Predicted 3D model of a 101-nucleotide RNA (SAM riboswitch aptamer (S box leader)) from uncultured Ilyomonas sp. Rfam family: SAM riboswitch aptamer (S box leader). Its family is annotated with regulation of gene expression in the Gene Ontology. The sequence is in RNAcentral, with records from MGnify.

RNA sequence: CUUAUCAAGAAAGGCAGAGGGAUAUGGCCCUGUGAAGCCUUGGCAACCACACUUUGUGAAAGGUGCCAAUUCCAUCACGCAGGUAUUGCGUGAGAGAUAAG
Numbered sequence: 001c002u003u004a005u006c007a008a009g010a011a012a013g014g015c016a017g018a019g020g021g022a023u024a025u026g027g028c029c030c031u032g033u034g035a036a037g038c039c040u041u042g043g044c045a046a047c048c049a050c051a052c053u054u055u056g057u058g059a060a061a062g063g064u065g066c067c068a069a070u071u072c073c074a075u076c077a078c079g080c081a082g083g084u085a086u087u088g089c090g091u092g093a094g095a096g097a098u099a100a101g
Base pairs, nucleotide, nucleotide: 001101002100003099004098005097006096011041012040013039014038015037019030020029021028024075025074026073027072042067043066044065047063048062050058051057052056071095076092077091078090079089080088081087
């Protein structure tokens, strides 16, 4: 850079000790009943790889990924609703994450 997906799913223990939710702003939230990070174990999913009766199905030993909240929400554009408010809903863009190339 290209393509695909992003409303589902899945946590315990140990070390550690104050932050964390990508970045910025705002909001909202998690957190000494222990954040980030590291380790162990467990789990989820099924992109690659694998098997088969191959527009699909299966399995989960391998390579990754993931395990609060929609990618936590908004931000930009458009549409609809509403009737003035720092509104609601939807679609798209942008940004980001993951996989494969």